[in-house]
RNA sequence: AGAGUUUGAUCCUGGCUCAGGAUGAACGCUGGCGGCAUGCCUAAUACAUGCAAGUCGAACGAGAGGAAGGAAAGCUUGCUUUUCUGAAUCUAGUGGCGAACGGGUGAGUGACACGUAGGUAACCUGCCCAUGUGCCCGGGAUAACUUCUGGAAACGGAUGCUAAAACCGGAUAGGUAGCAGACAAGCAUUUGACUGCUAUUAAAGUGGCUAAGGCCAUGAACAUGGAUGGACCUGCGGUGCAUUAGCUAGUUGGUGAGGUAACGGCCCACCAAGGCGACGAUGCAUAGCCGGCCUGAGAGGGCGGACGGCCACAUUGGGACUGAGACACGGCCCAAACUCCUACGGGAGGCAGCAGUAGGGAAUUUUCGUCAAUGGGGGGAACCCUGAACGAGCAAUGCCGCGUGAGUGAGGAAGGUCUUCGGAUCGUAAAGCUCUGUUGUAAGAGAAAAACGACAUUCAUAGGGAAUGAUGAGUGAGUGAUGGUAUCUUACCAGAAAGUCACGGCUAACUACGUGCCAGCAGCCGCGGUAAUACGUAGGUGGCGAGCGUUAUCCGGAAUGAUUGGGCGUAAAGGGUGCGUAGGUGGCAGAACAAGUCUGGAGUAAAAGGUAUGGGCUCAACCCGUACUGGCUCUGGAAACUGUUCAGCUAGAGAACAGAAGAGGACGGCGGAACUCCAUGUGUAGCGGUAAAAUGCGUAGAUAUAUGGAAGAACACCGGUGGCGAAGGCGGCCGUCUGGUCUGUUGCUGACACUGAAGCACGAAAGCGUGGGGAGCAAAUAGGAUUAGAUACCCUAGUAGUCCACGCCGUAAACGAUGAGAACUAGGUGUUGGGGACAGUCCCCCCGUGCCGCAGCCAACGCAUUAGGCGCCCCGCCUGGGGAGUACGGCCGCAAGGCUAAAACUCAAAGGAAUUGACGGGGGCCCGCACAAGCAGCGGAGCAUGUGGCUUAAUUCGAAGCAACGCGAAGAACCUUACCAGGGCUUGACAUGCGAGUGAAGCCGCGGAGACGCGGUGGCCGAGAGGAGCUCGCGCAGGUGGUGCAUGGCUGUCGUCAGCUCGUGUCGUGAGAUGUUGGGUUAAGUCCCGCAACGAGCGCAACCCCCGUCCCGUGUUGCCAGCAUUGAGUUGGGGACUCGCGGGAGACUGCCGGCGUCAAGCCGGAGGAAGGUGGGGACGACGUCAAGUCAUCAUGCCCCUUAUGCCCUGGGCUGCACACGUGCUACAAUGGCCGGUACAGAGGGUUGCCACCCCGCGAGGGGGAGCGGAUCCCGGAAAGCCGGUCCCAGUUCGGAUCGCAGGCUGCAACCCGCCUGCGUGAAGUCGGAGUUGCUAGUAAUCGCGGAUCAGCAUGCCGCGGUGAAUACGUUCCCGGGCCUUGCACUCACAGCCCGUCAA
Repeated sequence: AGAGUUUGAUCCUGGCUCAGGAUGAACGCUGGCGGCAUGCCUAAUACAUGCAAGUCGAACGAGAGGAAGGAAAGCUUGCUUUUCUGAAUCUAGUGGCGAACGGGUGAGUGACACGUAGGUAACCUGCCCAUGUGCCCGGGAUAACUUCUGGAAACGGAUGCUAAAACCGGAUAGGUAGCAGACAAGCAUUUGACUGCUAUUAAAGUGGCUAAGGCCAUGAACAUGGAUGGACCUGCGGUGCAUUAGCUAGUUGGUGAGGUAACGGCCCACCAAGGCGACGAUGCAUAGCCGGCCUGAGAGGGCGGACGGCCACAUUGGGACUGAGACACGGCCCAAACUCCUACGGGAGGCAGCAGUAGGGAAUUUUCGUCAAUGGGGGGAACCCUGAACGAGCAAUGCCGCGUGAGUGAGGAAGGUCUUCGGAUCGUAAAGCUCUGUUGUAAGAGAAAAACGACAUUCAUAGGGAAUGAUGAGUGAGUGAUGGUAUCUUACCAGAAAGUCACGGCUAACUACGUGCCAGCAGCCGCGGUAAUACGUAGGUGGCGAGCGUUAUCCGGAAUGAUUGGGCGUAAAGGGUGCGUAGGUGGCAGAACAAGUCUGGAGUAAAAGGUAUGGGCUCAACCCGUACUGGCUCUGGAAACUGUUCAGCUAGAGAACAGAAGAGGACGGCGGAACUCCAUGUGUAGCGGUAAAAUGCGUAGAUAUAUGGAAGAACACCGGUGGCGAAGGCGGCCGUCUGGUCUGUUGCUGACACUGAAGCACGAAAGCGUGGGGAGCAAAUAGGAUUAGAUACCCUAGUAGUCCACGCCGUAAACGAUGAGAACUAGGUGUUGGGGACAGUCCCCCCGUGCCGCAGCCAACGCAUUAGGCGCCCCGCCUGGGGAGUACGGCCGCAAGGCUAAAACUCAAAGGAAUUGACGGGGGCCCGCACAAGCAGCGGAGCAUGUGGCUUAAUUCGAAGCAACGCGAAGAACCUUACCAGGGCUUGACAUGCGAGUGAAGCCGCGGAGACGCGGUGGCCGAGAGGAGCUCGCGCAGGUGGUGCAUGGCUGUCGUCAGCUCGUGUCGUGAGAUGUUGGGUUAAGUCCCGCAACGAGCGCAACCCCCGUCCCGUGUUGCCAGCAUUGAGUUGGGGACUCGCGGGAGACUGCCGGCGUCAAGCCGGAGGAAGGUGGGGACGACGUCAAGUCAUCAUGCCCCUUAUGCCCUGGGCUGCACACGUGCUACAAUGGCCGGUACAGAGGGUUGCCACCCCGCGAGGGGGAGCGGAUCCCGGAAAGCCGGUCCCAGUUCGGAUCGCAGGCUGCAACCCGCCUGCGUGAAGUCGGAGUUGCUAGUAAUCGCGGAUCAGCAUGCCGCGGUGAAUACGUUCCCGGGCCUUGCACUCACAGCCCGUCAA
């Protein structure tokens, strides 16, 4: 000192949360020792029991007691008894002092209760100290006790006696009080001293000594003074609510009397009508106050437990008595509640003293020891009393200190955990070896320190000083609860002593397993849905450590209430506007004063505490010294500033005079246009209304048109980011009354000013009341439409209202979302009004009103002399979102409602500005068979094929909008095959290693559906070791089991769309922008120009392949022009041509013209086989879809292991009411059938293609040549062309389906292949909504080949033949690119989100 959290990202605002410190704490886990502290925060609840205040015989009488002594009697002559005197000692009572202290608690109390500083000339003070004085004379009682007596008790009653330092009377001294006189002091009331008069007060006590005179001690009385303690008064200070605004009759004051220690309405009588309050009275709520404690950099904030000061209280409420002191915790009286005793008549009690009990509560100790010390009460003293106090006990409740060992020790042991299986880690950690002994255990020393006083004794001092004494010094004996404690010594053994919390980020610390949105965690953000560093456990690690975590509370961080130190255009926040009271603030110069201010001195600020420093316990905590600290008060000084007073000034403000503009306001009058209505005329069938209609109006004459009339409301043009007004607001013209403003002149006043809580006034629209008015418009309402509905938008009607007068209401996005005033801080450019000057241009000045823009400011947007800049002054307002501008209360209102204005609860955000994208039934530009224009189809039929569904033992699995569905599958009868049923195997069908064993494999026969089993035959290589094979066993194999959302690889798609980025620079706080935008152009981010950008990369294009033209080379199996030859390029021959192969050329907007920025390029033309990318292919940027594939393959993890593996037979993948996709064949005459006849290309072929011959109608069969192929074969291409036939029909169309007979492949065609012949001859007559492909050698149409393959093709991949139509154009549908705009979306419109209902 900060951090996390709003967003895709950013900046800001803003709340929430965390890290720190603290505690009289509590709870969880754990727990060795000591020191010092602390310990009912709740029920001021109730209390059993014991103790906590007594003491004095030196005040008094009496009693008990009986040492000792005397006398008498008995007798055992030293004992008993009796009696007298009676010491010590003890005590109930009278009396004195104390009990008002000490101890407890915080209920009450917002108060002179407390703190602080003062005052008392308005007061008191026992015991104590100092000084002085005197201590005289008398008297009468009463308790105790005796006797009688009441009562259960508590407690009394009566009678008789007695003492005092108890009580009473008198004198004296002085004092006090009152009155009178004169003096002094004081601001004054008054006070002091003096004199006189009146009233009033004493215990001549007790003890000791004596030389008997007295002395000493003590006690009592009075006076004065002190000290101590108290009382009263005052200034200032410390609290929440204004949703508490008025309170007060002894109330405020006076006079008089009373009362008190004393002032005082303290009390009373009378008189007056005051007193307090927005500077917060009164009321309600809460609370003991302070020194201090905690926190904080401080200012502050919170707290008031222990310790110390003060106050208040003592079951609750009230009251007085006694006393120096009380309205009295362990006193009294009364009342009340509660508890106890009782003989029912009546009594007793008060733990908020110390222990302790019950209860309450999360929670707080022993019914301990001692008066040894400190202190208190009594006493002359000894001494007694003291739950004050000192100690001990209990509790980790806190702070502080110590320990649980130290050194060495690598085979890095065992074991745990992880692992890529190599290792890593716990870890020098342990063990082992060598040490030490704090603490502990045992034994001993230690009555240490804490002790002074008193007592005994010695000496000294003062005095006249004998005794008792007083004071001081010394000596001596004795006194300890703590405690046999602290401490010390010796011995012994590493032996007896570590936990707790955390480990996703904040925040130091990571892996494995389990779990699978479950269980759970969580302070905030958030984790968990099968690979969780966030749950649980383990290992490891981090933090702290006899503690560690959690909870609660306070401060901090929080500048998040901002004095220090915040804000209000859009984040929360400027009052709707003005006038104005209190208050706050205030121009220039002079003088005085000294309240604020500054400064010197003094007092106080208790102690403890704090800070600094020093010292004592071994250190520390703890304890003891020394110094310092704010505030307040008194006093001396200064006079700049503020303030006050006096006397001035004119720059603020106002007034006067002369001009000026204006929808400023109020009232009255007038005007024209338009609408509607009424009357009449003309006139006839419609009018009106809408996107289209209908309701509506109209033959009873509308609409239209003409004339006349009525009524109400509003004022076109002018009219303008023009004007006026404080705002709301104000618009025809004229008049009356009236407010404000501006300009000019400068001679008046002389700070008269600014703001403004309350208060008062104004205040759009709607609304309310009363009375008018009512043309148009028009909530409500009605009808017609629209629609799924339409309580809406549209239409036809239409009432309040809108208008006027008067009275209410008092709110608006009442906005510039910007309070008022004055000053200062670049400019430029418009404009209303006025003025100056002028040549009635230009120009200058003032008040307004706009735009642009600098500095500056701002989170940004933006503001910017009309500030949101820079300072001043005053007012209002804000403090997270929701709840809520709501409830309650109060005030206002006729009502509607307004103003003021919360809380519970809930969320981790809600927001502002800007950025990138995506999106829009936003805009601009532009592409694409996207639409349009065309051609052919699909959707209807039958069949084929795929899919869904259904079925099934199984119908294996995957693919799912485009981008799954003739897809994986370029070939399911067995196999394939993954599925099902049944039969079998278990180191396995397959791989590899090790160990052991062993006359393998193969063949034959039998059984079986087969896998396989049994039997026979057979008898491996090598000299051996060993090897191959087989059997057994151990490691392991195997899995088309799961997860494509763990993955690699491959692929689809947007999309062959033109885009996607980077470096440096620049701009921006930043996300980001710029570049890549703009002007042109292109198929293209293609190119050119411009430009804070300059370059570059991946894409585009080109480079590659095929086709099209030419050339060169080569020339067989290809070719044949010329020569020869043949049935035939058959042969000789040839290389010209075709063709094949190889290599080149060619095309570049190169040339010309036009357009163009004279750039890129476009248009046209020439030439050319080809022209502007010549046609086609391969080639697919950054990325998107958690797209597809774990079943091609590979692969992490999980799962199965006599089975989810492997083998076999049979079945299934072909099942069929249906639905969809993709195709084939058709519905016919541009055709079908028959006959004849012509022309390809690209491929394939030895388990093959098969010429040719024979057989068969045919599929095919039997022979059989050639060819591993430019040679031979497949192989006759078909549409076409020529000729014939059919004649519009379910047909000579169409061929499904079915029957019969055959062929081929294959171990095998039943489920379930293909083909042939004959026969049968279904639907179908061009296909609804909708939908697909195609822009040229394309569509359409025709056939051919190939892969797969034993066989099986309407599918797929190729090949050539014939060969069109149309494109005006870009409004619309779909998809896409660029720019721009809006946005509350960013998982991005299949978004987000609102309401109702349900869970």
Molecule: small-subunit ribosomal RNA
Organism: uncultured bacterium